Transfer RNA from a Candidatus Melainabacteria bacterium, 74 nucleotides, folded computationally. RNAcentral records the identical sequence in 2 taxa. Rfam family: tRNA. It is annotated as a transfer RNA. Taxonomically the source falls in Candidatus Melainabacteria (Bacteria, Bacillati).

RNA sequence: GUGUCCGUAGCGCAGCUGGAUAGAGCGUCGCCCUCCGAAGGCGAAGGUCUUGGGUUCGAAUCCCAACGGGCACA
Numbered sequence: 001g002u003g004u005c006c007g008u009a010g011c012g013c014a015g016c017u018g019g020a021u022a023g024a025g026c027g028u029c030g031c032c033c034u035c036c037g038a039a040g041g042c043g044a045a046g047g048u049c050u051u052g053g054g055u056u057c058g059a060a061u062c063c064c065a066a067c068g069g070g071c072a073c074a
Base pairs, nucleotide, nucleotide: 001073002072003071004070005069006068007067010026011025013023019057028044029043030042031041032040050066051065052064053063054062
C1' cells in the first nucleotide's frame, strides 16, 4: 500500500433482517447477613454507542469519509 474484520459502561462483550426506555457479566459504591471477612442476597452509580456527514418519520444498527486497532497478502 491492497483486501478483510472490528470500535457500545473502568474491563472483556451482546444488541447489526432500522422502532422508538441501550443491556447482561466482571469490577466499583451502599445496605443486609457475619464477631470480622469471604461467599450469598438486595440496590445504585457509570454510556454524547470512535468522529463528521448522508438516507429515513425514526440510526448503536444502512451508506460515505476520517481516525484507531486486529488479521492476510505485497